[in-house]
Molecule: transfer RNA
Organism: Candidatus Altarchaeota archaeon
RNA sequence: GCGGCUGUGGUGUAGUCUGGUAUCACUUGGGCCUUCCAAGCCCAUAACCCGGGUUCAAAUCCCGGCGGCCGCA
Numbered sequence: 001g002c003g004g005c006u007g008u009g010g011u012g013u014a015g016u017c018u019g020g021u022a023u024c025a026c027u028u029g030g031g032c033c034u035u036c037c038a039a040g041c042c043c044a045u046a047a048c049c050c051g052g053g054u055u056c057a058a059a060u061c062c063c064g065g066c067g068g069c070c071g072c073a
Stems, first nucleotide, its partner, number of pairs: 001072007010026003020056001028044005049065005
């Protein structure tokens, strides 16, 4: 230099092909239960790498950029 894959809460992850309320688990906070703790149950908080474009509407489609991994040279 070229090519492929990839980036989503504090952590891991679904959703992207086929645009329409962003999923689940853990963590954290509150409550119930318990003599207390743990476990269990209920509730809540918090996220789409950055910029631009298309669209009524973009995590998703298009263009550019940045980071990570792999391969080729």